[in-house]
Molecule: Pistol ribozyme
Organism: unclassified sequences
RNA sequence: ACUGGACUAUGCCAGUAUAAAUAGAUUUUAGGCAUAGUGCGGCGGGAUUCGUCCCGCGUAAUA
Numbered sequence: 001a002c003u004g005g006a007c008u009a010u011g012c013c014a015g016u017a018u019a020a021a022u023a024g025a026u027u028u029u030a031g032g033c034a035u036a037g038u039g040c041g042g043c044g045g046g047a048u049u050c051g052u053c054c055c056g057c058g059u060a061a062u063a
Stems, first nucleotide, its partner, number of pairs: 001016005006038006025062003032040001042057006
């Protein structure tokens, strides 16, 4: 410098041509690395022509 951890910004971490990960403070949670926004997953209930659709919830605590 670039790439990756859903996307944008910031932080954190990893890798070096690859796009993954046991990393991303600790514990906890099904809940994704964190915060804000957006989206998709996720959890519970219901319906169903079994394709899917509808409603609700949207980790928590400490530093």